[in-house]
RNA sequence: GUCGCUAUAGCUCAGUUGGUGAGAGCGCCGAGCUGAUACCUCGGAGGUCGAAGGUUCAAUUCCUUCUGGCGGCA
Numbered sequence: 001g002u003c004g005c006u007a008u009a010g011c012u013c014a015g016u017u018g019g020u021g022a023g024a025g026c027g028c029c030g031a032g033c034u035g036a037u038a039c040c041u042c043g044g045a046g047g048u049c050g051a052a053g054g055u056u057c058a059a060u061u062c063c064u065u066c067u068g069g070c071g072g073c074a
Base pairs, nucleotide, nucleotide: 001073002072003071004070005069006068007067010026011025012024013023019057028044029043030042031041032040050066051065052064053063054062
């Protein structure tokens, strides 16, 4: 240089052949339980779905460009 994959909660990830509440596990906070801690049970907070444009009635999802990460070729 070029081609491909990838970016979603604090962490690890799921989700989508566009459709009207964005989720799981762990973690965090609170309550219950206990003499107390842990385990366990219940509840809660936390996300402008990497950025900017475009298409559309509607975009996390499709298209373009850019940025970060990983890899192949050179």
The RNA shown here (transfer RNA) has 74 nucleotides and comes from Cryptosporangium aurantiacum. Its mean pLDDT, the model's own confidence on a scale to 100, is 82. Lineage of the source: Bacteria > Actinomycetes > Cryptosporangiales > Cryptosporangiaceae > Cryptosporangium. It matches the Rfam family "tRNA". It is annotated as a transfer RNA.